A computed fold for a 105-nucleotide RNA from Neobacillus rhizosphaerae, annotated as SAM riboswitch aptamer (S box leader). It was read from a public genome assembly, where an Rfam model found it. Its mean pLDDT, the model's own confidence on a scale to 100, is 87.
[in-house]
RNA sequence: AUCUUAUCCAGAGAGGUGGAGGGACAUGGCCCUGUGAAACCUCGGCAGCGGGUUCUAAUGAAUACCGUGCCAAUUCCAUCAGGUGUAAUUCCUGACAGAUAGGAA
Numbered sequence: 001a002u003c004u005u006a007u008c009c010a011g012a013g014a015g016g017u018g019g020a021g022g023g024a025c026a027u028g029g030c031c032c033u034g035u036g037a038a039a040c041c042u043c044g045g046c047a048g049c050g051g052g053u054u055c056u057a058a059u060g061a062a063u064a065c066c067g068u069g070c071c072a073a074u075u076c077c078a079u080c081a082g083g084u085g086u087a088a089u090u091c092c093u094g095a096c097a098g099a100u101a102g103g104a105a
Stems, first nucleotide, its partner, number of pairs: 002104007013043005021032003026079004044071003049067003052063004075097001080094004
């Protein structure tokens, strides 16, 4: 990097270094940011996807011990297709893309 399955309106931040960007990509919008962005480090926390452990006849449930992941805003919103409504701004469903976890070759 490819294929496949599940989930994505819940949840959880302080300090240090750093010094201007960030919210995946593109466009548009909206937002965060010198009251300090990204990135890195430390500590803290959230979360049952896989393992472990406990309970259970089983299904299943519980538990952050291990492997990951995550800690502004729905995956920040729209984009493509279908439906729906208003004077106007909408709303619903699906697809695509993406993220995370498990599996396969």